[in-house]
């Protein structure tokens, strides 16, 4: 110094949190660095600090060690000072009413805006007159076996006679009454009237006359003073609480760096 075969060890670590502690299993952060079994109402141990069984590598850039090393993901803590954010307040403004001003778009007007006066209709009411409805008269016709009238054949009844008388039927013509048609004339009725008279009522509407002569009717827009109400907006404050941010304390993995480390054979 080379080869060969062992063995020590190595096969991740690290927060917080659990725990009398130490490990794991879950959570989280590096980072890739065997398997199986047990295990958060925990499993398993005792400062040598997982248990139990297998498997691979193996004295080296791979193993061990850092008191002092260089960096250093990443969590965990915090006095102060800053942001943001929950919360709860204040307080101006917008919005939202009211007033008052300004008067846009648009319509209407000298074929007369607006204002003034007058008249009449529409409404109410009393009255006329009419139509309507109804009765009734009026006209005309029909209409009585016998208890309506007129004339009264036959027939009868009184008389010597002459002549009288009562009276059916028929005829006429009428009472009650029933029909027609013009619809004379009177009566009643009454949410019947492009009617007529008075009166009363009213500006709601519709119209006609006079008189003055340029505006009316809408209300966008802006200003200004007042007012409540609202929390959506702005601004200011805001314990306690959550988040970041820069300090500070702890812990640290991964790397770089520096050291140290076997045992046997053989050559």
């Nucleotide at each position: 110094c080379c080869g060969u075969g062992c063995u020590a060890g190595g096969c991740g670590g690290g927060g917080a949190g659990g725990u009398a502690g130490c490990g794991g299993u879950g959570c989280c952060c590096u980072g890739u660095a065997c398997c199986c079994g047990c295990a958060a109402u925990c499993c398993g141990c005792u400062a040598u600090a997982g248990c139990g069984g297998g498997g691979c590598u193996g004295a080296a850039c791979u193993c061990c060690u850092g008191a002092u090393g260089c960096u250093g993901a990443g969590g965990c803590u915090u006095g102060c000072u800053c942001a943001g954010g929950c919360u709860g307040a204040g307080u101006c403004a917008u919005c939202c009413c009211c007033u008052g001003u300004u008067g846009a778009a648009g319509g209407c007007g000298u074929u007369g805006a607006g204002g003034a006066u007058u008249g009449g209709g529409u409404c109410c009411u009393g009255u006329g007159c009419g139509a309507c409805g109804g009765a009734g008269u009026g006209u005309u016709g029909c209409g009585a076996a016998c208890c309506c009238g007129g004339u009264c054949a036959g027939g009868u009844c009184c008389g010597g006679a002459a002549g009288g008388a009562a009276g059916c039927a028929g005829c006429c013509g009428u009472a009650a009454g029933c029909a027609a048609a013009u619809g004379u004339c009177u009566c009643c009725g009454g949410g019947c009237g492009c009617c007529g008279c008075a009166g009363g009522a009213g500006u709601g509407c519709c119209u006609g006359g006079u008189c003055u002569g340029a505006g009316c009717c809408g209300g966008a827009u802006g200003c200004a003073g007042g007012g409540u109400g609202c929390g959506g907006g702005g601004c200011u404050c805001u314990u306690c609480c959550c988040u970041g941010a820069a300090g500070g304390g702890u812990c640290g993995a991964a790397g770089c760096c520096a050291g140290g480390u076997g045992c046997a054979c053989g050559g």
A computed fold for a 267-nucleotide RNA from a Candidatus Entotheonellaceae bacterium, annotated as Bacterial large signal recognition particle RNA. The model forms 94% of the base pairs in the Rfam consensus. Rfam family: Bacterial large signal recognition particle RNA. Gene Ontology terms of the family: signal recognition particle, plasma membrane targeting and SRP-dependent cotranslational protein targeting to membrane, signal sequence recognition. By type it is a non-coding RNA gene. Rfam describes the family as follows. The signal recognition particle (SRP) is a universally conserved ribonucleoprotein involved in the co-translational targeting of proteins to membranes. It is recorded under the gene name ffs. The RNAcentral record of the sequence draws on ENA.